A computed fold for a 345-nucleotide part of an RNA from a soda lake metagenome, annotated as small-subunit ribosomal RNA, central domain.
[in-house]
Context: one part of a larger RNA
RNA sequence: CUGGGCGUAAAGAGCAUGUAGGCGGCUUGGUAAGUUGGGGGUGGAAUCCUGCGGCUUAACCGCAGAAUCGCCUCCAAAACUGUCAGGCUGGAGGGCGACAGAGGAGAGUGGAACUCCUGGUGGAGCGGUGAAAUGCGUUGAUAUCAGGAGGAACGCCAACGGCGAAAGCAACUCUCUGGGUCGUUCCUGACGCUGAGAUGCGAAAGCCAGGGUAGCGAACGGGAUUAGAUACCCCGGUAGUCCUGGCCAUAAACGAUGGGCACUUGGCAUUGGAGCCUUGCUUCAGUGCCGGAGCUAACGCGUUAAGUGCCCCGCCUGGGUAGUACGACCGCAAGGUUAAAACUC
Repeated sequence: CUGGGCGUAAAGAGCAUGUAGGCGGCUUGGUAAGUUGGGGGUGGAAUCCUGCGGCUUAACCGCAGAAUCGCCUCCAAAACUGUCAGGCUGGAGGGCGACAGAGGAGAGUGGAACUCCUGGUGGAGCGGUGAAAUGCGUUGAUAUCAGGAGGAACGCCAACGGCGAAAGCAACUCUCUGGGUCGUUCCUGACGCUGAGAUGCGAAAGCCAGGGUAGCGAACGGGAUUAGAUACCCCGGUAGUCCUGGCCAUAAACGAUGGGCACUUGGCAUUGGAGCCUUGCUUCAGUGCCGGAGCUAACGCGUUAAGUGCCCCGCCUGGGUAGUACGACCGCAAGGUUAAAACUC
């Protein structure tokens, strides 16, 4: 490279937008670049193949032929691809009318709990555990009542539920704003799909600057346990967790399953719409379970495919070494991305 693959064996990029490129609906006409047929020219020799011949044979060598595949040119064909011109509406987009939603951003508001502060009651314990101790408490704790302050998170509703490209999103109100679905079939008329590079988003932890800090809590201190206990349990507790701005760019970023389109038996449940002959039925879009054919090494998947096909991208090629070294790029750093080999089994 060909081939074969990527749910769990190696392998789907964390997700999206989109450049180049690749691929692309129905139809009419032209063209003839690709394509197909035919003619001509050309493609050194050797090699390969076939036949014959020469060295005693073979290897080797000689002669003849053939062949492969390519290029140029001429003629012809016009189905397909391309291209040019025109048309169409089942793709795509838009209009109009509805609808659901923790989709995003900003501002504000609320109650429960918690901790702290002040005051009242009260008077010896509290707390914690397997049991304890450290710890707190007569300078009055724990408990309880009243008032105040603060930060963080939003119980029930809650769902096998919803929304979002993914990460993710949950008290309530307002403002701004993205996407989706259904109905209509009114408009545009292929405007589409994918997407190397690129760009943006990207949990948690971590980093920089400034703020904030109730609870929790790496590190750390102490108490236990234990042979030891740099742990598990307990008492404390700093970073952090929160906010603003800027970095980082990773994850079991998982459905371990890239995106798009089409096709292929069903049942049950559920979310949002529409229609109707409204205990429900039909239909569109989603979310789940079970299962048919088919697929699969099996497990399982099964109209939300891992079935049957087409298009485009990414990736794999025995284990270890190693997602490491070196180099390069990025980063304040931590580190990230790209990514080997010797050697070894």